[in-house]
Context: one part of a larger RNA
Parts: sequence; C1' cells; structure tokens
RNA sequence: CGUAGGAAAUUUGAGAGGAGCUGUCCUUAGUACGAGAGGACCGGGAUGGACGCACCGCUGGUGUACCAGUUGUUCCGCCAGGAGCAUAGCUGGGUAGCUACGUGCGGACGGGAUAAGCGCUGAAAGCAUCUAAGCGUGAAGCCCCCCCUCAAGAUGAGAUUUCCCAGUAUGUAAGACCCCUGGAAGACGACCAGGUUGAUAGGUUCGAGGUGGAAGCGCAGCAAUGCGUGGAGCUGACGAAUACUAAUCGGUCGAGGG
Repeated sequence: CGUAGGAAAUUUGAGAGGAGCUGUCCUUAGUACGAGAGGACCGGGAUGGACGCACCGCUGGUGUACCAGUUGUUCCGCCAGGAGCAUAGCUGGGUAGCUACGUGCGGACGGGAUAAGCGCUGAAAGCAUCUAAGCGUGAAGCCCCCCCUCAAGAUGAGAUUUCCCAGUAUGUAAGACCCCUGGAAGACGACCAGGUUGAUAGGUUCGAGGUGGAAGCGCAGCAAUGCGUGGAGCUGACGAAUACUAAUCGGUCGAGGG
C1' cells in the first nucleotide's frame, strides 16, 4: 500500500515445512519342519541404542562479587572491626537464569493408491492364458491422508462474533499510537505485562533458597583459642504482601452509513 466504511477479537486451511530409524530379550515353542544337528513363519509382551522436541522437580555444571575461610600489602590514628589491590588474589559452598551428563515425551495406530509378485473372470486364438476390456491381493518404504509447526499478499486477499458512525470535519467515534514503568520477549523494530479505577519496576516487610554460627558483650584460658547470647548474622536474580518512589501532565492518528 492492497484486501471498496473504520475497528477489536476468534478462526478455516489452499499451500509449505518437520517427523518417518532400529537392536536385544521373553512368550507362542524346543512347537511346525528335520534322521539328527538345529530350529521358525504368524501373533503377543518387555527393555535398549541413536535421533528429535520440551523442561529444570531430581542428579550435576556454571553462577565476575550471595555467604564463609584465608595469604601478602596499603589505608581507615592504634586495638578490635573493616575497605582497596593482587586472575573473581586464592580456597570451600551456592539462589535465579542458562544448561546435560539429568528428567519427560515422540517415531505409533489406522486408512487410500501402488511396485515386483500372486490371483479371479476372460477373449483375440471354440482350447489355453493374471490382460487385451474388467476386478482383486500385495511392501520396512516411495506418493497421499492420519501426527507436529507455519500459513488469507491464498491479489482466488476467505469465514464468524462484537464495537463505532445523524450531520460534513485544521475537529472527532470505536480503536490505536507517541510517551512512560517493565520482561516469560528481544540486535533494533516487534511481542507480551502494565500506566493511579494501578502491584509494571524499584524500595520496604514477611518468606523460600544459600552460607554456616556475625558484630558487640559475657564466661573459660598466660595465650593461641573455645563456649554462651543465637540455626546467629548477612544474603543478586525467586514467592507473597504493601502505593513509600517512578509509570505525571499531555500529544498524535483514526470512519462518516460505506
């Protein structure tokens, strides 16, 4: 821009893409078959591999500053307690998120049309013949449906529901955007959640999880240190509550009954 009024939502599916794998074991059954050795078809069940999709409850990884320990040095006048630098100084753990080595699920079932093949009926050619007319059966798989995803610019521009329009336009309706707070989204646009009739983010409070017993004080000990107060103190991303802070005030576009 188009989809012959303007919008919001829900959809159909022409078409396109994806997927499509396979082992072993048990049973049927030591049956059929076979002198024996050996050893099934068909059918039923179990469990794996590789591959794919999703997820983080479990097991782990990461987690650049969440907690603790600790070395050297500089500084906060000193002690105590801390801060900076040294690869994040080093070490032990670790929330959210992201993850695999972790977990769940998938290939199915079924149908259509078929290949080689096997047939029915059947002439040309009084017979015969699966083929010439006609009709069946038949594969892990190929083609199509079934399964998953996208999809009406499918210009062939589809469908449904709801909303707006009574008076002629530098303005408005329904609605949308700008702007702002943000994230399950994200390079930017976009998408999604919100904008005071508000829990969108921050803060605060409470909690989860993490760390692992803060400082101060007291007690014991010459001291190093230990114990008590006290599962303490601290705590990024997680959950809930709460308008304290910030989403203020505003502006723009947008039909004319088609």
Molecule: large-subunit ribosomal RNA, domain VI
Organism: metagenome